[in-house]
Predicted 3D model of a 75-nucleotide RNA (transfer RNA) from Candidatus Berkelbacteria bacterium RIFOXYA2_FULL_43_10.

RNA sequence: GCCAGCGUAGCUCAAUGGUAGAGCAACUGUUUUGUAAACAGUAGGUUAUGGGUUCAAAUCCCUUCGCUGGCUCCA
Numbered sequence: 001g002c003c004a005g006c007g008u009a010g011c012u013c014a015a016u017g018g019u020a021g022a023g024c025a026a027c028u029g030u031u032u033u034g035u036a037a038a039c040a041g042u043a044g045g046u047u048a049u050g051g052g053u054u055c056a057a058a059u060c061c062c063u064u065c066g067c068u069g070g071c072u073c074c075a
Stems, first nucleotide, its partner, number of pairs: 001071007010024004018055001026042005048064001050062003
């Protein structure tokens, strides 16, 4: 330099055009002498950036950035 994949909650991952979710973690409450566990609930998102298509985009297209892997090493 070229090619491919990936980027979504603090972490691990879903959602393949039609209201962005789960588990764990966090917080609150119940229970307990207290902690843990259990149970109930709450909060947490510019879906990496910028643009395009569409009535509607995490999803399709383009650009940029980052990560991973493969190929090429020359002028």
Annotation:
Rfam family: tRNA. The coordinates come from a structure-prediction model, not an experiment, and the mean pLDDT is 80.